[in-house]
Molecule: transfer RNA
Organism: Myxococcota bacterium
RNA sequence: UCGGGAGUGGUCCAACGGCAGGACACUUGGCUCUGAACCAAGGGGUGGGGGUUCGACUCCCUCCUCCCGAG
Repeated sequence: UCGGGAGUGGUCCAACGGCAGGACACUUGGCUCUGAACCAAGGGGUGGGGGUUCGACUCCCUCCUCCCGAG
C1' cells in the first nucleotide's frame, strides 16, 4: 500500500429500514441474626463526520481503531 472481517452500556452478545433488547456486573429495596444465593425495581450504549430516506445500529461516502491475509 492492497484485499477481507470487526467496532452497540463496565463486560460478552442480539436487533426484516419502523419503540435499541438479553445475560453478567453495578445501585436500591425485599428476604436473612449477618453475608451469599434468591426475588423485585432502577441507572447506563449504537467509533467520528457527511449523505440517502417520512424514518438509519442497519444502506452509501469518508476518516479513525483493532484483527486476518497478500505484497